[in-house]
RNA sequence: CAGCUGGGCCGGACGGUCGCUGUCGCAAGACAGAGGAAAGUCCGAACUCCGCAGGGCAGUGUGCCGGAUAACGUCCGGGACGGCGGAUUCAAGUCCGCUGGACGGAAAGUGCCACAGAAAACAUACCGCCGGGCCGCAAGGUUCCGGUAAGGGUGAAAAGGUGCGGUAAGAGCGCACCGCCGCGGCAGUAAUGCAGCGGGCAGGGCAAACCCCACACGGAGCAAGACCAAAUAGGGAGGAAGCUCCAGAAGACCGGGGCGCGUGCCGGCUCGGUGCGCCACAACCUCCGGGUAGGUCGCUAGAGCCCCGCAGUAAUGUGUGGCCCAGAGGAAUGACCGUCCUGCCGGAAACGGCAGACAGAAUUCGGCUUACAGGUCCGGCUGCCAC
Numbered sequence: 001c002a003g004c005u006g007g008g009c010c011g012g013a014c015g016g017u018c019g020c021u022g023u024c025g026c027a028a029g030a031c032a033g034a035g036g037a038a039a040g041u042c043c044g045a046a047c048u049c050c051g052c053a054g055g056g057c058a059g060u061g062u063g064c065c066g067g068a069u070a071a072c073g074u075c076c077g078g079g080a081c082g083g084c085g086g087a088u089u090c091a092a093g094u095c096c097g098c099u100g101g102a103c104g105g106a107a108a109g110u111g112c113c114a115c116a117g118a119a120a121a122c123a124u125a126c127c128g129c130c131g132g133g134c135c136g137c138a139a140g141g142u143u144c145c146g147g148u149a150a151g152g153g154u155g156a157a158a159a160g161g162u163g164c165g166g167u168a169a170g171a172g173c174g175c176a177c178c179g180c181c182g183c184g185g186c187a188g189u190a191a192u193g194c195a196g197c198g199g200g201c202a203g204g205g206c207a208a209a210c211c212c213c214a215c216a217c218g219g220a221g222c223a224a225g226a227c228c229a230a231a232u233a234g235g236g237a238g239g240a241a242g243c244u245c246c247a248g249a250a251g252a253c254c255g256g257g258g259c260g261c262g263u264g265c266c267g268g269c270u271c272g273g274u275g276c277g278c279c280a281c282a283a284c285c286u287c288c289g290g291g292u293a294g295g296u297c298g299c300u301a302g303a304g305c306c307c308c309g310c311a312g313u314a315a316u317g318u319g320u321g322g323c324c325c326a327g328a329g330g331a332a333u334g335a336c337c338g339u340c341c342u343g344c345c346g347g348a349a350a351c352g353g354c355a356g357a358c359a360g361a362a363u364u365c366g367g368c369u370u371a372c373a374g375g376u377c378c379g380g381c382u383g384c385c386a387c
Stems, first nucleotide, its partner, number of pairs: 001383010012340007020033005035358001039369002042367005047221004059217005064078005079103001081100008104212002109210002111206003126152002128148006134141002160178006179201001180199004185194003225297004235288005242259005260278007304323003308319004341356006
């Protein structure tokens, strides 16, 4: 320097004109106005309402250890395991670095393990290897009996591994090392690690199969919920004074007139006009209560942001100082112009044209996941060049 890759940060800049939303203002106007993910709605909380004696079953979730946190399935640190690279060993193995994640239990039970293969879990024997019989003069054998599991082969996985000894050939058959099991010891808060003694070695894998163990778990969500409250319709309670005539009739129900009274409307008042009612059905008048439309709150000062210090390996906590940073509700955050930036195209150049990643608040926070042009910073690996 180039390529690949891991992580952090930024996410076009400045100005003008006209609009939109909010706050302040009598007004003119001033000030503020999307994100790192505002997204998916996958976890965890705050807040609100409803529910709630206790226990069990069922269900769902979580699952190495310690810490952080309001909480978490998140984050930090550690452990064990797997993968890759390097070093080392005769080899197995060991050590170092980087890296990955649903990492309790497979020695309670049930179940499954395709294909291939002799055999996939009460082991087994295809090719081989070895011994003996038989045949053959011999080499040897489409043969019989037996011993093997080192080698080959199948498979994702083959009944501890490596090396040496041993043997007819082999085998934990013996030994050493590694692994495993048991016992107690030491170190560590713990997961776990370390060395020792004993045991030749049992107990293949799958729990993202059922299951077992431990722990946790009431539901709905700002369209939560609270307050104010119209018209119309409907619910409840209450209010008033009747008298008389006519017609008709068996009676009841019912019709009409006069006077009077109550009440609404018109009317400035009286007078007057007119509607309704007069024994409580309806109507009228007064009062009460519920709901709807609509309005207000919830609603943006918060587990808040920035700088510095301190504690801690870190996540994070804490102290001083500074800051106020959208709050709509059919839902604002936009459009245009100029100068520049970046990319693409054209052009010899000057310059011209086009475009500006993903996306877009809706009660609020902490996470996770997903999308993202380009720029920038810090690493890792590989290659090349120079010294």
A computed fold for a 387-nucleotide RNA from a Terriglobia bacterium, annotated as Bacterial RNase P class A. RNAcentral holds the sequence, with entries from ENA. Rfam family: Bacterial RNase P class A. The family's RNA type in Rfam is ribozyme. The coordinates come from a structure-prediction model, not an experiment, and the mean pLDDT is 78. It is recorded under the gene name rnpB.